This is a predicted structure of a 74-nucleotide RNA (transfer RNA) from Candidatus Giovannonibacteria bacterium RIFCSPLOWO2_12_FULL_43_26. The coordinates come from a structure-prediction model, not an experiment, and the mean pLDDT is 81. It matches the Rfam family "tRNA". Its family is annotated with triplet codon-amino acid adaptor activity in the Gene Ontology. The RNAcentral record of the sequence draws on ENA.
[in-house]
RNA sequence: GGGUCUGUCGGUUAAUGGCAAACCACUGGUCUCCAAAACCAGAACUGCAGGUUCGAUUCCUGCCAGACCCGCAA
Numbered sequence: 001g002g003g004u005c006u007g008u009c010g011g012u013u014a015a016u017g018g019c020a021a022a023c024c025a026c027u028g029g030u031c032u033c034c035a036a037a038a039c040c041a042g043a044a045c046u047g048c049a050g051g052u053u054c055g056a057u058u059c060c061u062g063c064c065a066g067a068c069c070c071g072c073a074a
Stems, first nucleotide, its partner, number of pairs: 001070007010024004018054001026042005047063005
C1' cells in the first nucleotide's frame, strides 16, 4: 500500500428496512432484626459524517478504531 470482516446500554449478544430487545451488572422498592436469595419497578446503547428512502441499527459512500490475510522493504 491492497483486500476481507467487525463496531449496538458498564459487559456479552439479538433485532437486518417499520415501537431498538434479552441476560449479567447497576439503582429504587417489597420481604427480612440485618443481609443474601426471590419478586416488582427503573435508568442506560446503534463508532463519526454524508447519501438513498415516507421511514435506516439494517442499504450506499467517505472517515475513524480493531482483528485477520496478501504485497513491498528490512